[in-house]
A computed fold for a 531-nucleotide part of an RNA from Euzebyella marina, annotated as large-subunit ribosomal RNA, domain I. Model confidence (mean pLDDT): 83 of 100. The organism belongs to Euzebyella, within Bacteria.

Context: one part of a larger RNA
RNA sequence: GGCGUAUGGGGAAUGCCUAGGCUCUCAGAGGCGACGAAGGACGUGAUAAGCUGCGAAAAGCCGCGGGGAUCGGCACAUACGAUAUGAUCCGCGGAUAUCCGAAUGGGGCAACCCGGUAUGUUGAAGACAUGCCAUGCGAAAGCAAGCGAACCCGGUGAACUGAAACAUCUAAGUAGCCGGAGGAGGAGAAAACAAUAGUGAUUCCGGGAGUAGUGGCGAGCGAAACCGGAUUAGUCCAAACCAAUGUUGUUCCGGCAACAUUGGGGUUGUAGGACCGCGACGUUCGAACGGUAAUGAACUAGAACCCUUUGGAAAGAGGGGCCAUAGACGGUGAUAGCCCGGUAUAGGCAAAGACCCGCGAGAUAGCGGUAUCCUGAGUAGCGCGGGGCACGUGAAACCCUGUGUGAAACCGGCGGGACCAUCCGCCAAGACUAAAUACUCCUGAGAGACCGAUAGUGAACCAGUACCGUGAGGGAAAGGUGAAAAGAACCCUGAACAAGGGAGUGAAAGAGAUCCUGAAACCAUACGCCU
Numbered sequence: 001g002g003c004g005u006a007u008g009g010g011g012a013a014u015g016c017c018u019a020g021g022c023u024c025u026c027a028g029a030g031g032c033g034a035c036g037a038a039g040g041a042c043g044u045g046a047u048a049a050g051c052u053g054c055g056a057a058a059a060g061c062c063g064c065g066g067g068g069a070u071c072g073g074c075a076c077a078u079a080c081g082a083u084a085u086g087a088u089c090c091g092c093g094g095a096u097a098u099c100c101g102a103a104u105g106g107g108g109c110a111a112c113c114c115g116g117u118a119u120g121u122u123g124a125a126g127a128c129a130u131g132c133c134a135u136g137c138g139a140a141a142g143c144a145a146g147c148g149a150a151c152c153c154g155g156u157g158a159a160c161u162g163a164a165a166c167a168u169c170u171a172a173g174u175a176g177c178c179g180g181a182g183g184a185g186g187a188g189a190a191a192a193c194a195a196u197a198g199u200g201a202u203u204c205c206g207g208g209a210g211u212a213g214u215g216g217c218g219a220g221c222g223a224a225a226c227c228g229g230a231u232u233a234g235u236c237c238a239a240a241c242c243a244a245u246g247u248u249g250u251u252c253c254g255g256c257a258a259c260a261u262u263g264g265g266g267u268u269g270u271a272g273g274a275c276c277g278c279g280a281c282g283u284u285c286g287a288a289c290g291g292u293a294a295u296g297a298a299c300u301a302g303a304a305c306c307c308u309u310u311g312g313a314a315a316g317a318g319g320g321g322c323c324a325u326a327g328a329c330g331g332u333g334a335u336a337g338c339c340c341g342g343u344a345u346a347g348g349c350a351a352a353g354a355c356c357c358g359c360g361a362g363a364u365a366g367c368g369g370u371a372u373c374c375u376g377a378g379u380a381g382c383g384c385g386g387g388g389c390a391c392g393u394g395a396a397a398c399c400c401u402g403u404g405u406g407a408a409a410c411c412g413g414c415g416g417g418a419c420c421a422u423c424c425g426c427c428a429a430g431a432c433u434a435a436a437u438a439c440u441c442c443u444g445a446g447a448g449a450c451c452g453a454u455a456g457u458g459a460a461c462c463a464g465u466a467c468c469g470u471g472a473g474g475g476a477a478a479g480g481u482g483a484a485a486a487g488a489a490c491c492c493u494g495a496a497c498a499a500g501g502g503a504g505u506g507a508a509a510g511a512g513a514u515c516c517u518g519a520a521a522c523c524a525u526a527c528g529c530c531u
Stems, first nucleotide, its partner, number of pairs: 001530009015516001016480002020451002022448007029440002031147002039100003042055003046078002050074002061094006070082003105114003115133007135144003151182001152180005162169001166216001192199002203230005213221002234432003237376001241264010269410001271375004275369004284363002289358003295352001299347003305320005321338002323327001329341003381405008391417001412427005467474002487515001490502004
């Protein structure tokens, strides 16, 4: 020096555990804000650094209800208190709520500075207290603003990438940015589809179908009719016509006309309506309001077990019982239906309040005639340039429109994928509309062939912390004594408040706080063998 064996050190893998995560299901909620939000700053405790709570009324105040013996948060100490005159705690409602922040009297380097005005102290200067004093819209009443995870609509709108390069194309109308709304949003009651048969608003799902198509016919992109389901719901204006009011014009002062506003009327394509004639005075629906009260908080009641044995400990094992509308779950010194909390079930005031009932604003109809009137105009269409449609200009219909042009008027107009005819369908240029659908920052209940501390959220632990960065931003590590602190009185060694040895506790201290288990690397000691 090597190898082996043994005993330790070191280290924190492994096993076990879970306080935290992840993904869903069902139900709720789907907003908060000038009555000052979200988020903060600073305060607030007997002692008080942090977290939590709260706000100068400051770990709290008041009322009502629950509850019934302890309590003064995490937090374990001392002191001092509260509480059967019912505290702490729980539920509901209220009070207070500094300063900043939309921040709103003005300013400002957020949490600060400085004003005006009214009233009061006060008679006065100064100071203080309380209220008011921003902007936009609106006649006023009042409203708006700002924040918020995703979902939704609109505006704007990339590139990497793919095409094995790259330009049309793709990625993708995605990401990003901006605006807006709601618990959903958007769409929506045919100028629709279809095809000789028919359907009858929209939305969503399963098919149709990776089909028809489209495409440097490359990469790729990619329908619809129709069928089956979910859910179902339909309405209102503009106009014609009538009337009132106002203004203007005109007048023979009786009016007449035009325009505007308001009310009635009216709403469709087998055309409908106005208008004229006939007939009826009904039917159905129903906002708001009132009543009833299913439900509805904390919470209350809530069945049934003992013995022996092993053990530190029984819930284990053995024996014998019991309850069950309760054998969900969690805890208890190991594995408990019957020990504890609960669970099934029953009860439960208030706020709130479905369904239902009453009242009831309001809405809602027939037959016939067709001379006249009305039925959405810088619109439809067309040219040019683009965009959207699965469809890249193509034979390119259809939809939108920057620009130019520009109809018809029911004997009318649009569509059926160039265009024309026939045929068929429909009525644009106004508006509203529940449900079926999308999502989850948040609340409750529950589940998992999800993770188990290098995993699972970045975060099981005082984490968006420490730390890094001028900044935007980046971003950790870190869980486990024991059933119970019973957390080691006392003694010894020692400079020692270090460390250790005894003693003691404990089932165990080789569980001693660097604390469950305690692998390997690495280190040391002893012994054996070899060199």